[in-house]
Context: one part of a larger RNA
RNA sequence: GAUUGAACGCUGGCGGCAUGCCUAACACAUGCAAGUCGAACGGUAACGCGGAGAGCUUGCUCUCUGGCGACGAGUGGCGGACGGGUGAGUAACGCGUAGGUAUCUACCUUGAAGUGGGGGACAACCUGGGGAAACCCAGGCUAAUACCGCAUACGGCCUACGGGGGAAAGUGGGGGAUCUUCGGACCUCACGCUUCUAGAUGAGCCUGCGUCCGAUUAGCUUGUUGGUGGGGUAACGGCCUACCAAGGCGACGAUCGGUAGCUGGUCUGAGAGGAUGAUCAGCCACACUGGGACUGAGACACGGCCCAGACUCCUACGGGAGGCAGCAGUGGGGAAUAUUGCACAAUGGGCGCAAGCCUGAUGCAGCAAUGCCGCGUGUGUGAAGAAGGCCUGCGGGUUGUAAAGCACUUUCAAUAGGGAAGAAAUGCUCGGGGUUAAUACCCCUGAAUCUUGACGUUAUCUAUACAAGAAGCACCGGCUAACUCCGUGCCAGCAGCCGCGGUAAUACGGAGGGUGCGAGCGUUAAUC
Numbered sequence: 001g002a003u004u005g006a007a008c009g010c011u012g013g014c015g016g017c018a019u020g021c022c023u024a025a026c027a028c029a030u031g032c033a034a035g036u037c038g039a040a041c042g043g044u045a046a047c048g049c050g051g052a053g054a055g056c057u058u059g060c061u062c063u064c065u066g067g068c069g070a071c072g073a074g075u076g077g078c079g080g081a082c083g084g085g086u087g088a089g090u091a092a093c094g095c096g097u098a099g100g101u102a103u104c105u106a107c108c109u110u111g112a113a114g115u116g117g118g119g120g121a122c123a124a125c126c127u128g129g130g131g132a133a134a135c136c137c138a139g140g141c142u143a144a145u146a147c148c149g150c151a152u153a154c155g156g157c158c159u160a161c162g163g164g165g166g167a168a169a170g171u172g173g174g175g176g177a178u179c180u181u182c183g184g185a186c187c188u189c190a191c192g193c194u195u196c197u198a199g200a201u202g203a204g205c206c207u208g209c210g211u212c213c214g215a216u217u218a219g220c221u222u223g224u225u226g227g228u229g230g231g232g233u234a235a236c237g238g239c240c241u242a243c244c245a246a247g248g249c250g251a252c253g254a255u256c257g258g259u260a261g262c263u264g265g266u267c268u269g270a271g272a273g274g275a276u277g278a279u280c281a282g283c284c285a286c287a288c289u290g291g292g293a294c295u296g297a298g299a300c301a302c303g304g305c306c307c308a309g310a311c312u313c314c315u316a317c318g319g320g321a322g323g324c325a326g327c328a329g330u331g332g333g334g335a336a337u338a339u340u341g342c343a344c345a346a347u348g349g350g351c352g353c354a355a356g357c358c359u360g361a362u363g364c365a366g367c368a369a370u371g372c373c374g375c376g377u378g379u380g381u382g383a384a385g386a387a388g389g390c391c392u393g394c395g396g397g398u399u400g401u402a403a404a405g406c407a408c409u410u411u412c413a414a415u416a417g418g419g420a421a422g423a424a425a426u427g428c429u430c431g432g433g434g435u436u437a438a439u440a441c442c443c444c445u446g447a448a449u450c451u452u453g454a455c456g457u458u459a460u461c462u463a464u465a466c467a468a469g470a471a472g473c474a475c476c477g478g479c480u481a482a483c484u485c486c487g488u489g490c491c492a493g494c495a496g497c498c499g500c501g502g503u504a505a506u507a508c509g510g511a512g513g514g515u516g517c518g519a520g521c522g523u524u525a526a527u528c
Stems, first nucleotide, its partner, number of pairs: 001528004006524005013375006019368002021333001026331003030328003035078003040075002043071002047069003050065007085286003094211008103203002108199002111196005116150001118148002125140006157164002170191006178185002212258003219249003224246008261283004265276004288309005311322004339365001341364003347361001348359004378408004388399004412469001414464005422455001427449001429447006472517005477498003483512005493500002
């Protein structure tokens, strides 16, 4: 000199854009953060509509009714493995880079083949029982895109090449003939379902090289190193197991100890390098502590399950409940770090045919000069060089065109009025095309039209009025830009280094003047 997720002192007008628990991976009150689908299913607790009945005060109340819109709880599907947080652990194929393959991949895309015919249950519900509660037990009824067989299987799997074994589910919209038990069959379209192929995406595993300090850590290792048989996995492999061999690593630093998430990057520097890893992005690890598996395409799963432990809470003492390193917020620790805000309008995600619902992701607002950038606090004129202050050699000098006065302007802030863009879609109507038996439905496309904004009293523009509301901080001995007076008298004090102060201190304290930076300025800490 540059820099910072900074803090402290004094001071503080506005805006834009960023950033904001670096400490206790300490403990957490409260609310919210993952649901959705009735176009899979049986149904009907609540709400609304319709229908029937009763009471009557004649427009209300009550009862019944799944008929309709819908829908609590339940079965079922998809999603809760993403998104969000934290950096405790980890010196490791964890990360970075360059390769490899013995593997898997829901939803999506491509292509091929199918979607036939049956069965038995379990919730919900009803009945009974236990418990303070959490919840649980027994009996009975029932549906499905839940579950299980049978059939068929081009391809796919196993094979000793003879053969063997293996799938599926329906739902909704529309409809001219034909049939009909008036439910529908049937046709068609859409969404599904099953098996296989290829892709895309994501993931698993393996390898070369690189990746901090310590030798006051020199030897380490028995599933250890390799082989064979077996098991296991999506997959290779001591991954596991039995047997056999005795290997494997190490001064090119094994082992042990300490420290640490890694990277793109960031800071500094002419560079080489040094330091660092906040925000943003990629990867990894973790989710009260330790262990375990289940489900699933995917987890050994932050807001799932089981066991053990510590802690907190409830209890009828028999037994139960919980996990903010999600967003806010609280206590605590600390020099120190924000609101228990608004909205799904946009972007994105989950579910759904869709409408839509959910979304503390996200978009915004609030707080903080924490940082960077921009703007303002007036402009011109004005010598009687006013008054006052300070200095003085008492003549004067300086503050100083500074002020006052005169003329002008109104950025920002204030008040009032107007006012973009962020909104494209979806929906409805009408054309064209596709599909089809079809002018239904559905899909694609074009036009017109109706809407949808948290921010928001938005950005921005116009008008009104008044110089009106807006300057401080540090320093002035040398380094280092800037000097005098008074007070003090080795005292009080200053100090980054050299050093000042013991009676004229440009070095202490105050004043006047000056210098530097400026909504900041200094100090402290840290890095180059």

Small-subunit ribosomal RNA, 5' domain from an uncultured prokaryote, 528 nucleotides, folded computationally.
RNAcentral holds the full RNA, with entries from ENA.
Rfam family: Bacterial small subunit ribosomal RNA.